[in-house]
Transfer RNA from a Minisyncoccota bacterium, 72 nucleotides, folded computationally. NCBI's taxonomy places the organism under Bacteria, Bacillati, Minisyncoccota. It matches the Rfam family "tRNA". It is annotated as a transfer RNA.

RNA sequence: GCCGUCCUAGCUCAAUAGAAGAGCAAUCGCUUCGUAAGCGAUAGGUUGUCGGUGCAAAUCCGACGGACGGCU
Numbered sequence: 001g002c003c004g005u006c007c008u009a010g011c012u013c014a015a016u017a018g019a020a021g022a023g024c025a026a027u028c029g030c031u032u033c034g035u036a037a038g039c040g041a042u043a044g045g046u047u048g049u050c051g052g053u054g055c056a057a058a059u060c061c062g063a064c065g066g067a068c069g070g071c072u
Stems, first nucleotide, its partner, number of pairs: 001071007010024004018055001026042005048064005
């Protein structure tokens, strides 16, 4: 220098146009003499950034940034 994959909650990951959910973690409650475990609830997201297409974009297209891999 060229090619490819990925970037979503604190962490690990879903959701392949109809607008975002799970597990763990956190907070609160129930249970216990108490702790852990278990059960229930709550909160947590401008979907890396900026544009474009479209009635509608996490999803499709472009540029940029970042991570990883391959070729030279």